Predicted 3D model of an 89-nucleotide RNA (Glycine riboswitch aptamer) from uncultured Eubacterium sp. Its Rfam family is "Glycine riboswitch aptamer". About the family: This family represents the bacterial glycine riboswitch. Its family is annotated with glycine biosynthetic process in the Gene Ontology. The coordinates come from a structure-prediction model, not an experiment, and the mean pLDDT is 83. The sequence is in RNAcentral, with records from MGnify. The source organism's lineage runs through Bacteria, Bacillati, Bacillota, Eubacteriales and Eubacterium.
[in-house]
């Protein structure tokens, strides 16, 4: 890393346009949701500086996780994606 398996949350939203007509497109509006992907931070027996003048504490700066959290992106019947989990290569 590749195959098959399982795999959760949210409006089948409202106006408008197209269209024979439509859950598919295209524009506009409100409501969501976390589990593509991104961003953010925690202890820390980790480092480096400074201050006290202590066999240690106390700022700073860095490095630092996630199912935590933001909702940028993604998604909110079905398809399809899908983090993670089994099994084989």
């Nucleotide at each position: 890393u590749c195959u098959c398996u399982g795999g959760a949350g949210a409006c089948a939203u409202c106006u408008g346009g197209a269209u024979c007509a439509a859950g598919a497109c295209c524009a506009g509006g409100g409501g969501c949701c976390g589990a593509a992907g991104g961003g953010g931070c925690a202890a820390c027996g980790u480092a480096u500086g400074u201050g006290c003048g202590a066999u240690g504490c106390a700022c700073a700066u860095a490095g630092g996780a996630a199912u935590c959290u933001c909702u940028c992106a993604g998604g909110c019947a079905a398809c399809a994606g899908g983090a993670c989990a089994g099994a084989g290569a």